[in-house]
RNA sequence: UCGUGCUAGACGGGGAGCUAGCGGUGUCCUGUAACCCGCAAUCCGCUUUAGCGGGGUUGAACUCCCUUUCGAGGUCUUAGCUUGGGAGGCGGACUGAGAGGCCAUGGGGCAUCGACGGCCAGGCCCCACGCGACGGAGAUCUGCCAACCCCGUCAGGACCGGAAGGUAGCAGCGGUACGCAGAAGACUCCGGGCGCCGUGGAGUCGCCUGGUCUGAGCUACCAGCUCUCUCGUUUCACUGACCGGCGGGUCGAAGAAGGGUGCACGG
Numbered sequence: 001u002c003g004u005g006c007u008a009g010a011c012g013g014g015g016a017g018c019u020a021g022c023g024g025u026g027u028c029c030u031g032u033a034a035c036c037c038g039c040a041a042u043c044c045g046c047u048u049u050a051g052c053g054g055g056g057u058u059g060a061a062c063u064c065c066c067u068u069u070c071g072a073g074g075u076c077u078u079a080g081c082u083u084g085g086g087a088g089g090c091g092g093a094c095u096g097a098g099a100g101g102c103c104a105u106g107g108g109g110c111a112u113c114g115a116c117g118g119c120c121a122g123g124c125c126c127c128a129c130g131c132g133a134c135g136g137a138g139a140u141c142u143g144c145c146a147a148c149c150c151c152g153u154c155a156g157g158a159c160c161g162g163a164a165g166g167u168a169g170c171a172g173c174g175g176u177a178c179g180c181a182g183a184a185g186a187c188u189c190c191g192g193g194c195g196c197c198g199u200g201g202a203g204u205c206g207c208c209u210g211g212u213c214u215g216a217g218c219u220a221c222c223a224g225c226u227c228u229c230u231c232g233u234u235u236c237a238c239u240g241a242c243c244g245g246c247g248g249g250u251c252g253a254a255g256a257a258g259g260g261u262g263c264a265c266g267g
Stems, first nucleotide, its partner, number of pairs: 001267006009058003012030004020047005035055005064260006073251005080246003084243002087239002091236001093234001096231006103224001105223003108219003117213008126201005131195002134191005140183005150175004158167003
């Protein structure tokens, strides 16, 4: 160096998640070339040598191993950015509505038949007493009303008596008690969110009426102005990292480059 035959190894890989950790089934990405069967997410099999069991193909190489590069994609990050989107938006601004206050500017109304204001008196308000009305109750009057245990009269009958006569007494009749019902007025008691009532007292403000003094405005009813409050609209400030983009960290397929790596026999 060539040929033949073996063996190590390989026959997809990766992310997240799960796990003490490593893989697998499952899930996502990559790739189309990446063996077959059995086990397996209330998990299955292992232990840093990290799927287990069985079978098959390939096999020291462009195919195995390591490093570097590139980089699909995943994942983390607001103690990174973002005028891409979206959320909030008490503050500010604008705007609509409502409520309240102020202003006598315009209108309306009142006003020399006297505005506003001052004084006096009275009333409204409060307290006490009295009176009345109302309500309730009682008394009174009338009617009904007691088999007997109420009264009077007591037929019949009963009892006493020789008789005359008498006794008790049911029913009936009359009356009355308790009770029930009714009642205009008069009587008594009680009550209070009653009173164009009476007497007396108290009396800050306010309102009304009357009298008096003064002498020209008064009135917030409508419109308007202004202030405050409340609700609402918008989103300028502002707030936040919710979605996305960028940046950063991390893992990383396929591809590319470089390096490394057996045994036996024979020529």
Bacterial large signal recognition particle RNA from a Candidatus Eiseniibacteriota bacterium, 267 nucleotides, folded computationally. The organism belongs to Candidatus Eiseniibacteriota, within Bacteria. Its mean pLDDT, the model's own confidence on a scale to 100, is 79. Its Rfam family is "Bacterial large signal recognition particle RNA". The family is grouped with related families in Rfam's "SRP clan".